[in-house]
RNA sequence: CGGGGUAUAGCUUAGUCCGGUUAAAGCGCACGUCUGGGGGGCGUGAGAGCGGAGGUUCAAAUCCUCUUGCCCCGACCA
Numbered sequence: 001c002g003g004g005g006u007a008u009a010g011c012u013u014a015g016u017c018c019g020g021u022u023a024a025a026g027c028g029c030a031c032g033u034c035u036g037g038g039g040g041g042c043g044u045g046a047g048a049g050c051g052g053a054g055g056u057u058c059a060a061a062u063c064c065u066c067u068u069g070c071c072c073c074g075a076c077c078a
Base pairs, nucleotide, nucleotide: 001074002073003072004071005070006069007068010027011026012025013024020058029045030044031043032042033041034040051067052066053065054064055063
């Protein structure tokens, strides 16, 4: 430098293909409850607007363009 993949809650992922009501789950966290307490179980709740910018649309995590980080392959140099 070329090609491909990837980015969503503190962490790990689903959702993207085929746009449509308030973005889902597990772990973790907070509170309550059961237990003499710990651990553990149960219940409730908080927490992300989807890497960034722009565009299309009545409507964008989802489509288009540019861009950033990371990963893989190749080229180049050595």
Transfer RNA from a Flavobacteriales bacterium, 78 nucleotides, folded computationally. Model confidence (mean pLDDT): 80 of 100. Its Rfam family is "tRNA". From the family's description: Transfer RNA (tRNA) molecules are approximately 80 nucleotides in length. It was read from a public genome assembly.